Context: one part of a larger RNA
RNA sequence: GAUUGAACGCUGGCGGCAUGCCUUACACAUGCAAGUCGAACGGACGCAAGGGGCUUGCUUUUUGCGUUAGUGGCGAACGGGUGAGUAAUGCAUCGGAACAUACCCAGAUGUUUGGGAUAGCCCGGCGAAAGCCGGAUUAAUACCGACUACGUCCUGAGGGAGAAAGGGGGGUUGCAAGACCUCUCGCAUUUGGAUUGGCCGAUGUUGGAUUAGCUGGUUGGUGGGGUAAUGGCCUACCAAGGCGACGAUCCAUAGCGGGUCUGAGAGGACGAUCCGCCACACUGGGACUGAGACACGGCCCAGACUCCUACGGGAGGCAGCAGUGGGGAAUUUUGGACAAUGGGGGCAACCCUGAUCCAGCAAUGCCGCGUGAGUGAAGAAGGCCCUCGGGUUGUAAAGCUCUUUCGGUGGGGAAGAAAUCGCGCAACCUAAUACGUUGUGUGGAUGACGGUACCUGCAUAAGAAGCACCGGCUAACUACGUGCCAGCAGCCGCGGUAAUACGUAGGGUGCGAGCGUUAAUC
Numbered sequence: 001g002a003u004u005g006a007a008c009g010c011u012g013g014c015g016g017c018a019u020g021c022c023u024u025a026c027a028c029a030u031g032c033a034a035g036u037c038g039a040a041c042g043g044a045c046g047c048a049a050g051g052g053g054c055u056u057g058c059u060u061u062u063u064g065c066g067u068u069a070g071u072g073g074c075g076a077a078c079g080g081g082u083g084a085g086u087a088a089u090g091c092a093u094c095g096g097a098a099c100a101u102a103c104c105c106a107g108a109u110g111u112u113u114g115g116g117a118u119a120g121c122c123c124g125g126c127g128a129a130a131g132c133c134g135g136a137u138u139a140a141u142a143c144c145g146a147c148u149a150c151g152u153c154c155u156g157a158g159g160g161a162g163a164a165a166g167g168g169g170g171g172u173u174g175c176a177a178g179a180c181c182u183c184u185c186g187c188a189u190u191u192g193g194a195u196u197g198g199c200c201g202a203u204g205u206u207g208g209a210u211u212a213g214c215u216g217g218u219u220g221g222u223g224g225g226g227u228a229a230u231g232g233c234c235u236a237c238c239a240a241g242g243c244g245a246c247g248a249u250c251c252a253u254a255g256c257g258g259g260u261c262u263g264a265g266a267g268g269a270c271g272a273u274c275c276g277c278c279a280c281a282c283u284g285g286g287a288c289u290g291a292g293a294c295a296c297g298g299c300c301c302a303g304a305c306u307c308c309u310a311c312g313g314g315a316g317g318c319a320g321c322a323g324u325g326g327g328g329a330a331u332u333u334u335g336g337a338c339a340a341u342g343g344g345g346g347c348a349a350c351c352c353u354g355a356u357c358c359a360g361c362a363a364u365g366c367c368g369c370g371u372g373a374g375u376g377a378a379g380a381a382g383g384c385c386c387u388c389g390g391g392u393u394g395u396a397a398a399g400c401u402c403u404u405u406c407g408g409u410g411g412g413g414a415a416g417a418a419a420u421c422g423c424g425c426a427a428c429c430u431a432a433u434a435c436g437u438u439g440u441g442u443g444g445a446u447g448a449c450g451g452u453a454c455c456u457g458c459a460u461a462a463g464a465a466g467c468a469c470c471g472g473c474u475a476a477c478u479a480c481g482u483g484c485c486a487g488c489a490g491c492c493g494c495g496g497u498a499a500u501a502c503g504u505a506g507g508g509u510g511c512g513a514g515c516g517u518u519a520a521u522c
Stems, first nucleotide, its partner, number of pairs: 001522004006518005013369006019362002021327001026325003030322003035074003040071002043068011081280003090205007099197002104193008112146004122135005152161003166185008206252003213243003218240008255277004259270004282303005305316004333359001335358003341355001342353004372402004382393004406463001408458005416449001421443008466511005471492003477506005487494002
């Protein structure tokens, strides 16, 4: 000099864009952060309309609409947080072969036919609660058989094994149940793709030798098991290997990279925000479900802690967003909205989304703007200094002439929003001018921010300057007070009676909504 996720002191007008627990991976009150689908299913409840019984306001039944606890599906493995652990099971780069991949895309072939349960509801019981038990009954795209098998898998090459689920729209027919045609969303098997992930190798990846030897599933082989898959990954047997001064092992420290800061560069230091990867989710262990987890807001066990209790027993996990206590020099609101972007579910309408977009707080940082401009010598008054002549503050002020940014106030007022949707047309599908899909034209709706940005009217210089320093380094000097005292100080050093070095004042210098100090890095 540059820099910072900074803090502290003094001061503080506005705006834009960023950033904001670096410390206790300490403990957490409260609210919210993952749901959705009735077009998978049987019920229940409410409303409306119609029919029957009819005591005239009850009961029963059908249809439609709405709500939904439960069964079922998909999601919950993403998104969000943190950096404790980890020196290599990580990360970065370059390669590899023995793998999986829900949803998505493209292709192929099917979607036949039966069965028994169970939640819910009802009845009964236990418990303070959390919740649980028994009985009866019921549905499905839940569960289980049978048939079939282009392709798939196994094979001793003969053969053997293995599937599925229906829902919705439109039409024809029928009294109805239903049958048939068709479209669409699904379902099953399989091939390929895409995406994502698992695994292996090489090279690189902090310090310590006051750590020199380490190792028994250890190193390799064979058989077996296990996995989606290779492999001591596991196991039985056999062999006795494997690593190490090119630093093994041990100890300490640490998430890694893209990058950030500095520097002419080489390098050095760092790894906040943003992006990629990894690890973790009260502490330790374990599996279940599933395409995917050994799962932050799932389960089980153990432990510590907290809470409820009728003392028998239960409940919990903010390193999600806010917020609280504590720690600390120190780090924000218990805000708004799903309008946009994105995600989950759904045919859709739509619902959910503390992701996200916004607003709030903080000079924490960067950038921009303002606090007025011109003129004005009687060089006013006052202050300070003085050799008492004057000098300086100083064109500074006042005065005069202007301007009105920002702020204030009045008015106007966005872009971010066109998709989804309706209507018309065309094409495709089709028996069909239904339905539906795609394209195109057209119409309407939708804004948290926000009456914000921006534009404009009005008034008035009106509301807006400080901080540090002035001995040398280092730009900037005098007076008074003090008298080795009080104090200053980054280094050298100042202060013991004329201190440009302490304190105050006047003046000056530097930077300026900041300025200094401290800490830290180059």
A computed fold for a 522-nucleotide part of an RNA from an uncultured Burkholderiales bacterium, annotated as small-subunit ribosomal RNA, 5' domain. The RNAcentral record of the full RNA draws on ENA and SILVA. Its mean pLDDT, the model's own confidence on a scale to 100, is 87.